[in-house]
C1' cells in the first nucleotide's frame, strides 16, 4: 500500500521507548510526550431480528415426505473412491408377553477425500485465449419485505 464493515475519539490500568530536572562513586522513581495491550463508553460503518401496507402460501381437516435461515465473493454440476443412520429381506437369540438383541444379503444413500468444471468475488496494465480466490462458521426446528423498537460486529488475510 491492497482486499474487507472492520475505524475515528474520550477515560482508565499495564508495559515499553523518548524527553526533562537533580546529582554524584553510581542509578532513579513520579508528571509531562510517543507508541502498544486490555477494559469500559461515545460516534461512525456493516449486519441479524422484527408490524401496517405489500407479496407468497391457503381458502378446510387428517395422514406421509422433507427441516430451515444467517454472515461471507466463497454457489451449483459432473466423475471417481470410501460410506454412517435409517429400510427391506432371510437366518437367529432371549423373554409369559408387549418386545429387546445377533448374523448375513440387498438397495439406496447423508457425510468425507480426491480430480474436473461453474454461479460469484478479487487483481493488473504484456487488454489476451491474464492471473487469483471460489474456504470456513453460526443460530437450532425459527425467521419474506418491514416504521418504531430490539440486537450483533468492528477481525483477519496478502
Nucleotide at each position: 500500500g491492497c482486499c474487507g464493515a472492520g475505524u475515528c475519539g474520550u477515560g482508565g490500568a499495564c508495559c515499553a521507548c523518548a524527553c526533562c530536572c537533580c546529582c554524584g562513586c553510581a542509578u532513579c522513581a513520579c508528571c509531562c510526550g510517543u507508541g502498544g495491550u486490555c477494559c469500559a463508553c461515545g460516534a461512525g460503518c456493516c449486519g441479524g431480528g422484527g408490524a401496517a401496507c405489500c407479496a407468497c402460501a391457503c381458502u378446510u381437516c387428517c395422514c406421509c415426505c422433507u427441516g430451515g435461515g444467517g454472515u461471507g465473493a466463497a454457489u451449483c454440476c459432473u466423475c471417481u473412491g470410501u460410506g454412517a443412520g435409517g429400510c427391506g429381506c432371510g437366518c437367529u437369540g432371549c423373554g409369559c408377553g408387549a418386545g429387546c438383541g445377533g448374523c448375513g444379503c440387498g438397495a439406496g444413500g447423508a457425510g468425507c477425500a480426491g480430480a474436473g468444471g461453474u454461479a460469484g468475488g478479487c487483481c493488473g496494465g504484456u487488454c489476451g485465449u491474464g492471473g487469483c480466490c471460489g474456504a470456513a462458521c453460526c443460530c437450532g426446528u425459527c425467521a419474506g419485505c418491514u416504521c418504531a423498537c430490539c440486537u450483533g460486529g468492528u477481525a483477519g488475510g496478502c
c-di-AMP riboswitch aptamer (ydaO/yuaA leader) from Nocardioides pinisoli, 158 nucleotides, folded computationally. Its Rfam family is "c-di-AMP riboswitch aptamer (ydaO/yuaA leader)". From the family's description: This family represents a conserved RNA structure found upstream of the ydaO and yuaA genes in Bacillus subtilis and related genes in other bacteria. Lineage of the source: Bacteria > Bacillati > Actinomycetota > Nocardioidaceae > Nocardioides. The sequence was found by an Rfam model in a public genome assembly. Model confidence (mean pLDDT): 76 of 100.